This is a predicted structure of a 75-nucleotide RNA (transfer RNA) from a Candidatus Nanoarchaeia archaeon. NCBI's taxonomy places the organism under Archaea, Nanobdellati, Nanobdellota, Candidatus Nanoarchaeia. Rfam family: tRNA. Rfam classes the family as a transfer RNA. The prediction has a mean pLDDT of 81. The RNAcentral record of the sequence draws on ENA.

[in-house]
């Protein structure tokens, strides 16, 4: 210098190929229930600029361009 993969909630990830309901799951957190108490269990709630910027579109996590970080390969 060239190519590929990954980046979404505090953590681990799905969703992306095929654009469209309000962006989801498990764990964790908070509150309540249950319990003599804790744990477990049950219920509810909060938590997201989908790495960043721009573009296309009625509409973008998803398509296109640039860029940042990490990893792998080639030279």
């Nucleotide at each position: 210098g060239g190519g590929c993969c990954u980046g979404u909630a505090g953590c681990u990830c799905a969703g992306c190929c095929u654009g469209g309901u309000c962006a989801g799951a498990g764990c964790g957190a908070u509150u309540g229930g249950c319990u003599c108490u804790u744990a477990a269990c049950c219920a509810a709630u909060a938590g997201g600029u989908c790495g960043g910027g721009g573009g296309u579109u009625c509409g973008a996590a998803u398509c296109c361009c640039c860029u940042c970080a990490g990893g792998c390969c080639c030279u």